[in-house]
Context: one part of a larger RNA
RNA sequence: CUGGGCGUAAAGGGUGCGUAGGCGGCCAGGUAAGUUUGAUGUGAAAUCCCGCAGCUCAACUGCGGAACUGCAUUGAAUACUAUUUGGCUCGAGGAAUGGAGGGGAGACUGGAAUUCUCGGUGUAGCAGUGAAAUGCGUAGAUAUCGAGAGGAACACCAGUGGCGAAGGCGAGUCUCUGGACAUUUCCUGACGCUGAGGCACGAAAGCCAGGGGAGCAAACGGGAUUAGAUACCCCGGUAGUCCUGGCCUUAAACGGUGCGCAUUUGCUGUGAGCGGAAUCGACCCCGCUCGUGGCGAAGCUAACGCGUUAAAUGCGCCGCCUGGGAAGUACGGCCGCAAGGUUAAAACUC
Numbered sequence: 001c002u003g004g005g006c007g008u009a010a011a012g013g014g015u016g017c018g019u020a021g022g023c024g025g026c027c028a029g030g031u032a033a034g035u036u037u038g039a040u041g042u043g044a045a046a047u048c049c050c051g052c053a054g055c056u057c058a059a060c061u062g063c064g065g066a067a068c069u070g071c072a073u074u075g076a077a078u079a080c081u082a083u084u085u086g087g088c089u090c091g092a093g094g095a096a097u098g099g100a101g102g103g104g105a106g107a108c109u110g111g112a113a114u115u116c117u118c119g120g121u122g123u124a125g126c127a128g129u130g131a132a133a134u135g136c137g138u139a140g141a142u143a144u145c146g147a148g149a150g151g152a153a154c155a156c157c158a159g160u161g162g163c164g165a166a167g168g169c170g171a172g173u174c175u176c177u178g179g180a181c182a183u184u185u186c187c188u189g190a191c192g193c194u195g196a197g198g199c200a201c202g203a204a205a206g207c208c209a210g211g212g213g214a215g216c217a218a219a220c221g222g223g224a225u226u227a228g229a230u231a232c233c234c235c236g237g238u239a240g241u242c243c244u245g246g247c248c249u250u251a252a253a254c255g256g257u258g259c260g261c262a263u264u265u266g267c268u269g270u271g272a273g274c275g276g277a278a279u280c281g282a283c284c285c286c287g288c289u290c291g292u293g294g295c296g297a298a299g300c301u302a303a304c305g306c307g308u309u310a311a312a313u314g315c316g317c318c319g320c321c322u323g324g325g326a327a328g329u330a331c332g333g334c335c336g337c338a339a340g341g342u343u344a345a346a347a348c349u350c
Stems, first nucleotide, its partner, number of pairs: 004321003007304002012318001014201004021194003025088007033081002035077008049065006091191001092188003095184004103177007110154001115149007125136002162169002206247006215241002220236004258317006266295011299306002323350003332343004
C1' cells in the first nucleotide's frame, strides 16, 4: 500500500489569482519509453518446498528436482499510457448583438431626524425609573415657531429579491471600471481542471500620522439596586465609531458542506433573458438557458436530515483528521510599531 474518513462525532484552508507538480476531449499515422509476450545469460552454496535415500525413528544428513517471484541483452506485439506528426469541434476561449444588477472607485447633490447656536412666544417644571435619585431648569429649561451650523446614517421602495471570489454591497446624479447571463453559431483549435510554495484581497476591534467629531459609546465619574454589585437599570462621558494615508490578518471569516466535470424520477415559487402561441399591443399561457428558494423519487446517512444548488453515483486535484486534558500553549523560526499572528510539540495526567 492492499483497506478509513472530514454538514452536526476529530477533520474543508477566510477568499481568489496562479508557479511547480498531478490529471486531461475526438480521429489517423510514426516511434516503442511504460505495458504484454518469447528466447538467451545470470540469479554462488546453504536455507525454504517436493521426491528418494542414510543414521533403529525423529531432529540431523546426503542425492535429485523445483524454486530463487530479480536483473541484463535480444526478438515480437501496439489495445491503453507516453512521445511525436497531421487533422477535428462537442471542452475552453474570442467576436457580434442585447438586457439585468445595493459589484468596485471618484466627484457632486438631496431630504427626514438627532444635537448645538441665535431670535420670538411662553412659565415651572423637564428628564428618568419597577420605584427613585444623581442630572437639567427662574442666569427662563421642557414645549412651540423662525433662522443658522455641523457630523453621521440613508425611513418607505425592500422581497428565503439582486450583485460580488470571499469579506461584503442599499438616498440621488455623473464619470471611470470588473464580472456574470442570454441570443447568433462567425473565429481560434484542447489553448483545459486542480493547485504544494507564492502573490493579492480580507468584517469588527486594535495600532501609527494628519484631519473630523452630531449621535452612540468601552474606560471612567456619579445615582440606584444589593449582604456586597468592580454588573444588569438611570444621569453624564473619553478613546473609538467617520475621512485620508500606512499597518494589523483574525472571526460561529458558517451552507459549520474545498474546487472542477459528468450521470441520475419529479412538483411548486421567485429573479434575469430568449423563443412559441395568442393579441391592435401587452399581460396570462407553453417551452428553453442561467440564478435563487420550498417540498420531495431513487439513493445515501448512526440518526437528524441531504436529495439535479446532493450529504446520490463516479472521475481529477488540493487542504485537513487519528482518544480527552496539558494546548492552539512552551521553545525555536518567520511576520508585526505594538497588541499579537503563523508554524507547532513534550513531560505529566485520565
Source information
Predicted 3D model of a 350-nucleotide part of an RNA (small-subunit ribosomal RNA, central domain) from an uncultured bacterium. Rfam family: Bacterial small subunit ribosomal RNA. The prediction has a mean pLDDT of 89.